[in-house]
RNA sequence: GGGGGUAUAGCUCAGUGGCAGAGCAAUUGGCUGCAGUCCAAUGGGUCCCUGGUUCAAAUCCGGGUGCCCCCU
Numbered sequence: 001g002g003g004g005g006u007a008u009a010g011c012u013c014a015g016u017g018g019c020a021g022a023g024c025a026a027u028u029g030g031c032u033g034c035a036g037u038c039c040a041a042u043g044g045g046u047c048c049c050u051g052g053u054u055c056a057a058a059u060c061c062g063g064g065u066g067c068c069c070c071c072u
């Protein structure tokens, strides 16, 4: 220098155009003699940035940035 992948909750990740989710973690309550396990509830997100397409974009397209891989 060229090519590919990836970016979504504190962490690990789903989500192929129509209300943003799960597990773990956190908080509160239940249960227990206490704790843990278990059960229930609650909180937590500008979906990396920017522009475009569309009635509607986390999702499709262009550009940028970070990280990973391959080629030279």
Base pairs, nucleotide, nucleotide: 001071002070003069004068005067006066007065010024011023012022013021018055026042027041028040029039030038048064049063050062051061052060